[in-house]
RNA sequence: CGCGCGGGAGAGUCUUCGCCCAGCAGCUCGGGGCAAGCGCCGAAGGGGCAAUUCCUCCCCGGAACCUCUCAGGCAAACGGACCGCGCG
Numbered sequence: 001c002g003c004g005c006g007g008g009a010g011a012g013u014c015u016u017c018g019c020c021c022a023g024c025a026g027c028u029c030g031g032g033g034c035a036a037g038c039g040c041c042g043a044a045g046g047g048g049c050a051a052u053u054c055c056u057c058c059c060c061g062g063a064a065c066c067u068c069u070c071a072g073g074c075a076a077a078c079g080g081a082c083c084g085c086g087c088g
Stems, first nucleotide, its partner, number of pairs: 001088007012038001014037003018034004023029001039074003045070001046068003052064004
């Protein structure tokens, strides 16, 4: 480094004369999904070095579990940095 197994966090009971689905005799009703808006999270990936930490100290330079939140995410599942075990 690759593969297999196990573990593996955070953040919305928000809004909508919006769209769809099923419910209903029917509805201006409640439910689910989607979309958009606003809010929020950091642990795929990506960017940055202003602050913090590290690279023995300063400068320079670099890196991060720091930072940004582009991407991703905010029921579960999936994914998931990282950790343990096994094999190569």